[in-house]
RNA sequence: AUGAUUGUUGUGGGAGAGUGUAGAAGUAAUUGCCACCGAAGGAGCAAGUUCCAAAAAUACCCUUGGAACUAAUCUCUCAGGUAGAUGAACUACAACAGGACG
Numbered sequence: 001a002u003g004a005u006u007g008u009u010g011u012g013g014g015a016g017a018g019u020g021u022a023g024a025a026g027u028a029a030u031u032g033c034c035a036c037c038g039a040a041g042g043a044g045c046a047a048g049u050u051c052c053a054a055a056a057a058u059a060c061c062c063u064u065g066g067a068a069c070u071a072a073u074c075u076c077u078c079a080g081g082u083a084g085a086u087g088a089a090c091u092a093c094a095a096c097a098g099g100a101c102g
Base pairs, nucleotide, nucleotide: 006097007096008095009094010093011092012091013090018034020033021032022031023030035082036081037080041078042076043075044074048069049068050067051066052065053064054063
């Protein structure tokens, strides 16, 4: 001196699904019942890799069984959500942190 992956903050964009129904509340929030959504969060799994055992063989490899690690915008719907607001994975820009590679 270049400034990667990643993380935080700010600004902008950002889908889906009942303004359901009954009670009590001025509306909303809230309780019960029914119906639905997936993109806060959470959970589950493939290929692959590794290990153990068996068979075979006197090594390994190959074959079979078991275990561990392991992805998502996939699946589940616990949580969350189903007018507006808020929130929202992801994304653009900016700032900060950080310091891979050269």
This is a predicted structure of a 102-nucleotide RNA (Glycine riboswitch aptamer) from Domibacillus aminovorans. The model forms 91% of the base pairs in the Rfam consensus. NCBI's taxonomy places the organism under Bacteria, Bacillati, Bacillota, Caryophanales, Domibacillus. The sequence was found by an Rfam model in a public genome assembly. It matches the Rfam family "Glycine riboswitch aptamer". Rfam's curators write: This family represents the bacterial glycine riboswitch.